[in-house]
RNA sequence: CAAUAGAUAUCUCCGAAUACCGUUUUGGAGUGGGGGAACCAAGAGUUUGGGGUGAGUCUUGCUUAGUCAAGAGGGGCGACUUGGGCGUCCUAAUCCGUCAGCUAACCCCGCAGGAGUGCACCAAGCGUGUGA
Numbered sequence: 001c002a003a004u005a006g007a008u009a010u011c012u013c014c015g016a017a018u019a020c021c022g023u024u025u026u027g028g029a030g031u032g033g034g035g036g037a038a039c040c041a042a043g044a045g046u047u048u049g050g051g052g053u054g055a056g057u058c059u060u061g062c063u064u065a066g067u068c069a070a071g072a073g074g075g076g077c078g079a080c081u082u083g084g085g086c087g088u089c090c091u092a093a094u095c096c097g098u099c100a101g102c103u104a105a106c107c108c109c110g111c112a113g114g115a116g117u118g119c120a121c122c123a124a125g126c127g128u129g130u131g132a
Base pairs, nucleotide, nucleotide: 011116012115013114014113018029020027030111031110032109033108034107035106040101049099050096051095052094053093057072058071059070060069061068073091074090075089076088077087078086080125081124082123083122084121085119
């Protein structure tokens, strides 16, 4: 000097999932989601059920069947922000219960859980420190 591995963190990431007061289990603030008129939309739907949260859908192929493969679309990360480039990863799970278009007033619900960076690349911008 470089590579690999591990650890730590008052740091960072996914996500709405934060902070404060009070108390023995609350409150409002902030933020996220759902239901719900007129007008508009729909003119059809109703077991081939339908719908919601979420990035997490679709197509093709293989296969006895595959939670299999590839691709398209979508999403995250690479430590200030945005755009571009490059690289890398994900494409789940779950809820309602025959029922829901939008939707003012109004009503209801959540604020968990999990993890640790793979480029000081280009451009623009913002900010900090030091010196004069």
Annotation:
This is a predicted structure of a 132-nucleotide RNA (c-di-AMP riboswitch aptamer (ydaO/yuaA leader)) from a Bacillota bacterium. The model forms 92% of the base pairs in the Rfam consensus. Its mean pLDDT, the model's own confidence on a scale to 100, is 77.